[in-house]
């Protein structure tokens, strides 16, 4: 140095590029443009794991955005079924998943863009520090609303 193991520890807007789109260099061409080689980009947080097995384009807003296009892989999504919580207790049903009923109301909490400084690259463009903001689902906190059928239990 490289390759393998083994042990931590981080990473699903996660990984990859062959289309397209730009950037150089070369050759053709009056030029428009072609070819060839080389590089460059190709999603910004938030959030999300019971266990198996299916299917698979599987939440949410944000952006001086309309390539964050298109393409492959993958994914905590979804669906069944076991399991498991849920208003006093059992079942069933109904919904949900260890943060475990279903709703409405207020609070609270983002990062990129963006401005500035600077490094690297001919460039396309790559990372970095400062500063100030501004979301939704979920999530936390907080107040309320509803929550089926049988059948015990309490209490009156």
């Nucleotide at each position: 140095g490289u390759a393998a193991a083994a042990u931590g520890g981080a990473u699903a807007g996660c990984g990859c590029u062959a289309g397209u789109g730009c950037c150089c260099g070369c050759c053709g061409g009056c030029a428009a443009c072609g070819g060839c080689g080389g590089g460059c980009g190709g999603a910004c947080g938030a959030g999300g794991a019971a266990g198996a097995g299916g299917a698979g384009u599987a939440u949410c807003g944000a952006a001086c955005a309309u390539g964050u296009c298109a393409g492959c892989g993958g994914a905590u999504g979804c669906c069944u079924c076991u399991c498991g919580g849920c208003a006093g207790c059992u079942u069933c049903a109904g919904u949900c998943g260890u943060u475990a009923c279903a709703u409405g109301g207020c609070g609270g909490a983002a990062a990129a863009g963006c401005a500035u400084u600077g490094c690297g690259g001919c460039a396309a463009c790559g990372g970095a520090a400062u500063g100030g903001a501004c979301a939704a689902u979920g999530u936390c906190g907080u107040c309320g609303u509803g929550g089926g059928a049988a059948g015990c239990a309490a209490a009156u």

Source information:
GlmS glucosamine-6-phosphate activated ribozyme aptamer from Megasphaera sp. An286, 156 nucleotides, folded computationally. The organism belongs to Megasphaera, within Bacteria. It matches the Rfam family "glmS glucosamine-6-phosphate activated ribozyme aptamer". Rfam links the family to the GO terms catalytic activity and regulation of gene expression. From the family's description: This entry contains a glucosamine-6-phosphate activated ribozyme that is found in the mRNA for GlmS. GlmS is an enzyme that uses fructose-6-phosphate and glutamine to generate glucosamine-6-phosphate. The family's RNA type in Rfam is riboswitch. The prediction has a mean pLDDT of 79.